[in-house]
Formats: sequence, C1' cells, structure tokens
RNA sequence: UCCGCGAUAGCUCAAUGGUAGAGCAUGCGGCUGUUAACCGCAGGGUUGUAGGUUCGAGUCCUACUCGCGGAG
Repeated sequence: UCCGCGAUAGCUCAAUGGUAGAGCAUGCGGCUGUUAACCGCAGGGUUGUAGGUUCGAGUCCUACUCGCGGAG
C1' cells in the first nucleotide's frame, strides 16, 4: 500500500429496508426463619464518525477512524 471481516445497552450477542431486542449484570418487589436459588417488574442505546440513496436506513452506497486476519 491492497483485500476481507467486525464496531448495536456495563458485558456477550440478535434484529426481511417498516415501533432497536435477548441473556448476563444492576435496581426494586414477590417467595423464605435468613441468605442463596427461583419468579415478576423497571432503568439503561446519538446502532464507531461524516455524508448519500429512499416515503422510511442498525440494514443499501461512499469516505474516514479503530480492532482482527490475509497478501505484497
């Protein structure tokens, strides 16, 4: 320098172009003699950055940043 993959909640990951979710964690409650376990509820998101296409973009297109892998 070039090619490929990835970036979404505190963590690990989902999401046919049409309301952004799950598990774990956290908080509150239920259960019980107490804790743990179990059950329920809740909070938590500029979907890496900047543009473009579209009625509508996490998703498609372009550039850039960061991470991983490969080629030279």
The RNA shown here (transfer RNA) has 72 nucleotides and comes from Chlorobium sp. The sequence was found in a public genome assembly. The source organism's lineage runs through Bacteria, Pseudomonadati, Chlorobiia, Chlorobiales and Chlorobium. Its Rfam family is "tRNA". Its family is annotated with triplet codon-amino acid adaptor activity in the Gene Ontology.